[in-house]
Small-subunit ribosomal RNA, central domain from an uncultured bacterium, 350 nucleotides, folded computationally. The RNAcentral record of the full RNA draws on ENA and SILVA. The coordinates come from a structure-prediction model, not an experiment, and the mean pLDDT is 88.
Context: one part of a larger RNA
RNA sequence: CUGGGCGUAAAGGGUUCGUAGGCGGGAAUGCAAGUCAAGUGUGAAAUCCCCGGGCUUAACCCGGGACGUGCACUUGAAACUGCGUUUCUUGAGUCGAGGAGAGGGUAAUGGAAUUGCUGGUGUAGGAGUGACAUCCGUAGAGAUCAGCAGGAACACCGGAGGCGAAGGCGAUUACCUGGCCGAAGACUGACGCUGAGGAACGAAAGCGUGGGGAGCAAACAGGAUUAGAUACCCUGGUAGUCCACGCCGUAAACGAUGAUAACUAGAUGUUGCGGGAAUUGACCCCCGCAGUAUCGCAGCUCACGCAUUAAGUUAUCCGCCUGGGGAGUACGGCCGCAAGGCUAAAACUC
Repeated sequence: CUGGGCGUAAAGGGUUCGUAGGCGGGAAUGCAAGUCAAGUGUGAAAUCCCCGGGCUUAACCCGGGACGUGCACUUGAAACUGCGUUUCUUGAGUCGAGGAGAGGGUAAUGGAAUUGCUGGUGUAGGAGUGACAUCCGUAGAGAUCAGCAGGAACACCGGAGGCGAAGGCGAUUACCUGGCCGAAGACUGACGCUGAGGAACGAAAGCGUGGGGAGCAAACAGGAUUAGAUACCCUGGUAGUCCACGCCGUAAACGAUGAUAACUAGAUGUUGCGGGAAUUGACCCCCGCAGUAUCGCAGCUCACGCAUUAAGUUAUCCGCCUGGGGAGUACGGCCGCAAGGCUAAAACUC
RNA backbone atom coordinates (compact mmCIF):
# COMPACT_ATOMS: atom_id res chain seq x y z
C1' C A 1 0.00 0.00 0.00
C1' U A 2 -4.14 -3.55 -0.44
C1' G A 3 -9.86 -0.43 3.77
C1' G A 4 -14.43 2.12 4.61
C1' G A 5 -16.81 6.57 3.57
C1' C A 6 -18.61 12.21 2.32
C1' G A 7 -27.89 14.79 1.63
C1' U A 8 -29.03 15.00 7.64
C1' A A 9 -23.72 11.18 11.91
C1' A A 10 -16.66 13.58 10.55
C1' A A 11 -16.32 14.61 5.28
C1' G A 12 -18.01 17.94 -1.93
C1' G A 13 -13.41 22.72 -2.76
C1' G A 14 -18.21 29.21 -3.18
C1' U A 15 -18.04 28.97 -8.81
C1' U A 16 -15.89 28.64 -13.56
C1' C A 17 -11.76 28.47 -17.07
C1' G A 18 -7.54 25.91 -17.64
C1' U A 19 -1.48 23.97 -17.11
C1' A A 20 0.99 19.43 -15.73
C1' G A 21 -0.87 14.73 -14.84
C1' G A 22 -4.62 10.70 -15.00
C1' C A 23 -8.35 8.57 -18.19
C1' G A 24 -10.33 8.20 -23.23
C1' G A 25 -14.89 6.17 -29.58
C1' G A 26 -15.17 2.46 -34.41
C1' A A 27 -11.97 -0.09 -38.40
C1' A A 28 -7.30 -1.67 -40.90
C1' U A 29 -2.06 -2.23 -40.76
C1' G A 30 3.05 -2.08 -38.83
C1' C A 31 6.39 -2.04 -34.39
C1' A A 32 6.99 -4.96 -29.94
C1' A A 33 7.82 -0.72 -24.75
C1' G A 34 4.07 -2.89 -21.19
C1' U A 35 1.95 -8.12 -21.39
C1' C A 36 2.47 -13.59 -22.25
C1' A A 37 5.44 -18.25 -23.44
C1' A A 38 10.00 -21.12 -23.89
C1' G A 39 15.28 -21.34 -23.18
C1' U A 40 20.20 -19.77 -21.12
C1' G A 41 22.83 -17.32 -17.19
C1' U A 42 22.51 -15.50 -12.41
C1' G A 43 19.79 -15.54 -7.89
C1' A A 44 26.79 -16.71 -1.93
C1' A A 45 26.91 -19.79 2.45
C1' A A 46 23.94 -20.67 6.63
C1' U A 47 18.43 -20.92 7.47
C1' C A 48 13.30 -23.18 5.76
C1' C A 49 11.50 -28.06 3.01
C1' C A 50 12.78 -33.44 1.36
C1' C A 51 16.23 -37.83 1.60
C1' G A 52 20.32 -40.04 4.12
C1' G A 53 24.08 -40.08 8.01
C1' G A 54 26.90 -38.83 13.22
C1' C A 55 26.71 -37.95 18.77
C1' U A 56 22.82 -44.00 23.66
C1' U A 57 17.98 -40.12 22.02
C1' A A 58 16.64 -35.19 21.12
C1' A A 59 18.11 -30.38 20.53
C1' C A 60 22.52 -29.96 17.66
C1' C A 61 25.88 -31.25 13.66
C1' C A 62 27.33 -33.37 8.57
C1' G A 63 26.36 -34.86 3.23
C1' G A 64 23.07 -34.66 -0.97
C1' G A 65 18.72 -32.71 -3.33
C1' A A 66 14.80 -29.34 -3.97
C1' C A 67 12.98 -24.35 -3.66
C1' G A 68 14.45 -19.43 -4.62
C1' U A 69 7.96 -15.35 -6.63
C1' G A 70 13.54 -11.63 -8.77
C1' C A 71 17.04 -9.68 -12.55
C1' A A 72 19.58 -9.83 -17.37
C1' C A 73 19.91 -11.80 -22.22
C1' U A 74 18.09 -14.77 -26.53
C1' U A 75 14.07 -16.68 -29.44
C1' G A 76 8.94 -16.32 -30.24
C1' A A 77 3.26 -14.68 -29.80
C1' A A 78 0.29 -10.14 -31.10
C1' A A 79 -5.57 -10.56 -28.06
C1' C A 80 -5.32 -6.21 -24.72
C1' U A 81 -2.57 -1.32 -23.33
C1' G A 82 1.10 1.73 -25.75
C1' C A 83 3.63 3.99 -30.18
C1' G A 84 3.51 5.06 -35.78
C1' U A 85 0.60 5.27 -40.39
C1' U A 86 -4.12 5.12 -43.00
C1' U A 87 -9.30 5.53 -42.43
C1' C A 88 -14.60 6.19 -40.25
C1' U A 89 -18.67 9.13 -37.84
C1' U A 90 -21.81 7.80 -33.43
C1' G A 91 -18.38 11.56 -28.96
C1' A A 92 -16.92 16.82 -29.51
C1' G A 93 -17.23 21.07 -32.55
C1' U A 94 -18.48 24.63 -36.92
C1' C A 95 -22.31 26.65 -40.31
C1' G A 96 -27.61 26.97 -40.18
C1' A A 97 -34.40 29.17 -41.31
C1' G A 98 -35.78 30.58 -36.70
C1' G A 99 -36.72 31.20 -31.10
C1' A A 100 -37.23 32.45 -25.57
C1' G A 101 -35.04 35.07 -21.58
C1' A A 102 -34.99 40.08 -14.52
C1' G A 103 -27.76 36.96 -18.50
C1' G A 104 -23.79 41.25 -18.41
C1' G A 105 -22.26 46.62 -19.47
C1' U A 106 -23.18 51.96 -20.80
C1' A A 107 -26.41 56.06 -21.60
C1' A A 108 -31.05 58.44 -21.64
C1' U A 109 -36.07 58.73 -20.01
C1' G A 110 -40.67 57.88 -16.83
C1' G A 111 -44.63 57.61 -13.15
C1' A A 112 -46.35 56.38 -8.05
C1' A A 113 -44.65 57.04 -3.09
C1' U A 114 -41.59 58.98 1.20
C1' U A 115 -39.09 63.47 2.91
C1' G A 116 -37.98 68.68 2.76
C1' C A 117 -38.95 73.76 1.04
C1' U A 118 -42.33 77.87 -0.88
C1' G A 119 -47.34 79.70 -1.22
C1' G A 120 -52.96 79.19 -0.35
C1' U A 121 -57.18 77.32 2.86
C1' G A 122 -57.72 76.38 7.99
C1' U A 123 -57.48 75.66 13.79
C1' A A 124 -55.85 72.87 18.05
C1' G A 125 -54.15 69.36 18.18
C1' G A 126 -50.72 65.71 15.87
C1' A A 127 -47.57 61.55 16.39
C1' G A 128 -46.86 57.11 19.09
C1' U A 129 -48.20 52.68 22.33
C1' G A 130 -50.57 47.04 25.43
C1' A A 131 -50.88 51.68 28.08
C1' C A 132 -47.67 55.92 28.63
C1' A A 133 -43.89 59.26 27.87
C1' U A 134 -39.83 61.45 25.33
C1' C A 135 -41.07 64.11 20.33
C1' C A 136 -43.76 67.94 16.77
C1' G A 137 -47.44 72.20 17.19
C1' U A 138 -50.73 79.04 18.47
C1' A A 139 -43.41 81.76 16.15
C1' G A 140 -49.80 78.21 13.19
C1' A A 141 -48.40 71.95 13.34
C1' G A 142 -51.22 67.68 11.67
C1' A A 143 -55.07 67.84 7.51
C1' U A 144 -55.87 69.70 2.44
C1' C A 145 -54.60 72.17 -2.53
C1' A A 146 -50.79 74.02 -5.98
C1' G A 147 -45.71 74.44 -7.19
C1' C A 148 -40.51 73.29 -6.55
C1' A A 149 -36.07 70.30 -4.94
C1' G A 150 -33.53 65.84 -4.14
C1' G A 151 -32.25 60.77 -3.42
C1' A A 152 -33.38 55.77 -3.51
C1' A A 153 -36.40 51.80 -5.16
C1' C A 154 -39.19 50.16 -9.50
C1' A A 155 -46.53 48.45 -7.48
C1' C A 156 -49.69 45.81 -11.18
C1' C A 157 -47.72 42.17 -15.14
C1' G A 158 -45.23 38.21 -11.60
C1' G A 159 -46.03 32.55 -12.12
C1' A A 160 -43.24 26.17 -7.29
C1' G A 161 -42.29 31.32 -14.61
C1' G A 162 -37.44 32.75 -16.97
C1' C A 163 -31.87 33.73 -17.36
C1' G A 164 -26.84 32.98 -15.42
C1' A A 165 -20.90 28.76 -13.82
C1' A A 166 -21.75 30.36 -9.03
C1' G A 167 -22.49 34.93 -6.37
C1' G A 168 -26.86 36.72 -8.43
C1' C A 169 -30.47 39.26 -11.98
C1' G A 170 -37.10 42.53 -12.00
C1' A A 171 -39.71 50.21 -14.61
C1' U A 172 -39.03 51.78 -20.02
C1' U A 173 -36.02 52.75 -24.46
C1' A A 174 -31.46 52.73 -27.37
C1' C A 175 -26.53 50.97 -28.18
C1' C A 176 -22.47 47.29 -27.06
C1' U A 177 -22.04 42.12 -25.54
C1' G A 178 -21.84 36.49 -23.42
C1' G A 179 -24.40 31.97 -23.24
C1' C A 180 -28.71 28.61 -24.43
C1' C A 181 -32.58 26.00 -27.56
C1' G A 182 -33.19 24.72 -32.67
C1' A A 183 -36.04 21.93 -38.56
C1' A A 184 -33.87 20.10 -43.17
C1' G A 185 -29.04 19.69 -44.48
C1' A A 186 -23.65 20.54 -45.09
C1' C A 187 -18.67 20.45 -42.98
C1' U A 188 -14.11 19.12 -39.50
C1' G A 189 -12.69 14.11 -38.12
C1' A A 190 -11.68 11.99 -31.46
C1' C A 191 -10.19 17.76 -32.00
C1' G A 192 -12.79 14.46 -25.82
C1' C A 193 -13.52 14.09 -19.99
C1' U A 194 -11.41 15.56 -15.46
C1' G A 195 -8.14 18.84 -13.51
C1' A A 196 -2.86 19.11 -8.45
C1' G A 197 -0.64 24.00 -8.89
C1' G A 198 -2.48 28.64 -11.42
C1' A A 199 -5.91 32.51 -13.16
C1' A A 200 -10.60 34.96 -13.21
C1' C A 201 -15.35 35.80 -11.00
C1' G A 202 -17.37 35.94 -6.19
C1' A A 203 -23.83 38.18 -1.48
C1' A A 204 -23.67 41.14 2.73
C1' A A 205 -20.63 43.59 5.99
C1' G A 206 -15.96 46.10 6.17
C1' C A 207 -11.58 49.36 4.27
C1' G A 208 -9.16 53.66 1.02
C1' U A 209 -9.98 58.34 -2.12
C1' G A 210 -13.68 61.58 -4.07
C1' G A 211 -18.87 62.51 -4.60
C1' G A 212 -24.02 61.90 -2.92
C1' G A 213 -27.50 61.52 1.07
C1' A A 214 -34.75 61.13 0.38
C1' G A 215 -36.11 56.89 3.19
C1' C A 216 -34.10 53.24 6.36
C1' A A 217 -30.66 52.63 10.14
C1' A A 218 -25.47 49.52 13.59
C1' A A 219 -23.20 53.01 17.20
C1' C A 220 -25.16 56.81 20.26
C1' A A 221 -29.00 59.94 23.08
C1' G A 222 -33.66 60.24 25.29
C1' G A 223 -38.67 57.98 26.73
C1' A A 224 -40.99 53.55 28.43
C1' U A 225 -40.92 48.33 30.38
C1' U A 226 -38.41 45.81 34.36
C1' A A 227 -35.97 43.58 40.48
C1' G A 228 -32.35 45.25 36.80
C1' A A 229 -33.05 46.17 30.94
C1' U A 230 -26.10 48.15 28.45
C1' A A 231 -32.52 44.49 25.09
C1' C A 232 -37.34 43.55 22.96
C1' C A 233 -41.51 48.72 22.27
C1' C A 234 -41.33 54.30 21.22
C1' U A 235 -39.01 59.36 19.70
C1' G A 236 -34.64 60.95 17.50
C1' G A 237 -30.07 59.70 15.05
C1' U A 238 -24.30 59.09 12.82
C1' A A 239 -21.47 55.64 10.02
C1' G A 240 -23.51 52.74 6.37
C1' U A 241 -27.02 51.74 2.65
C1' C A 242 -26.37 54.94 -3.30
C1' C A 243 -22.35 56.45 -7.39
C1' A A 244 -17.04 56.23 -9.49
C1' C A 245 -12.35 53.96 -8.95
C1' G A 246 -9.33 50.59 -5.94
C1' C A 247 -9.11 46.75 -1.99
C1' C A 248 -11.20 42.68 0.98
C1' G A 249 -12.29 37.10 -0.58
C1' U A 250 -15.66 35.40 3.39
C1' A A 251 -21.38 33.14 4.22
C1' A A 252 -26.56 27.99 6.55
C1' A A 253 -21.54 30.87 -0.76
C1' C A 254 -27.25 25.04 0.66
C1' G A 255 -29.91 20.83 -3.32
C1' A A 256 -25.98 21.16 3.54
C1' U A 257 -25.83 16.40 -2.63
C1' G A 258 -18.10 17.83 -7.20
C1' A A 259 -17.69 17.30 -12.75
C1' U A 260 -18.54 14.20 -17.13
C1' A A 261 -20.65 9.84 -19.70
C1' A A 262 -23.76 5.42 -20.12
C1' C A 263 -27.77 2.30 -18.46
C1' U A 264 -32.40 1.31 -15.36
C1' A A 265 -41.10 1.17 -14.90
C1' G A 266 -44.24 4.97 -15.18
C1' A A 267 -47.84 9.32 -14.12
C1' U A 268 -48.88 14.58 -13.87
C1' G A 269 -47.98 20.06 -14.15
C1' U A 270 -45.22 23.91 -16.37
C1' U A 271 -41.40 26.94 -19.78
C1' G A 272 -39.03 27.08 -24.73
C1' C A 273 -38.62 24.77 -29.50
C1' G A 274 -39.62 21.18 -33.37
C1' G A 275 -42.74 17.42 -36.00
C1' G A 276 -47.77 15.33 -37.12
C1' A A 277 -52.96 15.78 -37.70
C1' A A 278 -56.70 19.45 -37.96
C1' U A 279 -59.24 23.80 -39.12
C1' U A 280 -61.29 30.15 -40.83
C1' G A 281 -57.80 29.85 -36.70
C1' A A 282 -53.40 31.90 -32.48
C1' C A 283 -56.17 27.21 -29.75
C1' C A 284 -57.34 21.83 -28.59
C1' C A 285 -55.15 16.70 -29.55
C1' C A 286 -50.76 13.17 -30.57
C1' C A 287 -45.23 12.52 -30.78
C1' G A 288 -40.19 14.23 -29.77
C1' C A 289 -36.04 17.34 -27.79
C1' A A 290 -34.06 20.87 -24.07
C1' G A 291 -35.18 22.80 -19.10
C1' U A 292 -37.98 23.10 -14.41
C1' A A 293 -41.28 20.90 -10.60
C1' U A 294 -44.67 17.18 -7.97
C1' C A 295 -45.82 11.94 -7.21
C1' G A 296 -44.24 6.97 -7.73
C1' C A 297 -41.82 1.17 -9.18
C1' A A 298 -37.33 -1.59 -9.01
C1' G A 299 -33.06 -0.56 -6.42
C1' C A 300 -30.60 2.06 -2.50
C1' U A 301 -30.78 4.05 2.68
C1' C A 302 -29.98 2.90 10.15
C1' A A 303 -34.01 5.80 9.30
C1' C A 304 -35.87 10.14 7.16
C1' G A 305 -36.05 9.83 2.42
C1' C A 306 -33.78 9.58 -2.92
C1' A A 307 -35.92 7.58 -7.12
C1' U A 308 -34.13 9.06 -15.67
C1' U A 309 -32.63 16.45 -12.59
C1' A A 310 -30.76 9.41 -8.15
C1' A A 311 -28.94 9.40 -2.64
C1' G A 312 -30.18 3.26 -8.13
C1' U A 313 -26.35 0.29 -11.48
C1' U A 314 -21.37 1.38 -13.57
C1' A A 315 -16.73 4.06 -15.53
C1' U A 316 -12.94 8.18 -15.36
C1' C A 317 -10.76 12.34 -12.86
C1' C A 318 -10.53 15.90 -8.80
C1' G A 319 -11.59 17.61 -3.58
C1' C A 320 -12.37 15.95 1.35
C1' C A 321 -13.12 12.68 6.23
C1' U A 322 -10.72 9.17 10.09
C1' G A 323 -13.52 10.04 18.36
C1' G A 324 -14.94 14.84 21.58
C1' G A 325 -12.45 19.18 23.67
C1' G A 326 -7.91 21.98 23.06
C1' A A 327 -8.79 24.55 17.62
C1' G A 328 -10.05 26.19 12.45
C1' U A 329 -6.49 28.10 17.62
C1' A A 330 -0.67 28.77 18.43
C1' C A 331 3.87 29.05 15.69
C1' G A 332 5.93 29.71 10.81
C1' G A 333 4.97 31.06 5.77
C1' C A 334 2.03 33.64 1.92
C1' C A 335 -1.73 37.51 1.04
C1' G A 336 -4.10 42.31 2.98
C1' C A 337 -3.93 49.58 4.19
C1' A A 338 -6.43 47.47 8.23
C1' A A 339 -10.14 44.25 9.80
C1' G A 340 -8.49 39.83 8.88
C1' G A 341 -7.99 35.60 5.21
C1' C A 342 -5.43 30.95 3.43
C1' U A 343 -2.32 26.99 5.03
C1' A A 344 -2.24 24.41 9.92
C1' A A 345 -0.20 21.55 14.71
C1' A A 346 1.07 19.92 19.77
C1' A A 347 1.10 19.52 25.06
C1' C A 348 -2.89 18.46 28.09
C1' U A 349 -7.73 16.33 28.92
C1' C A 350 -12.38 13.07 28.53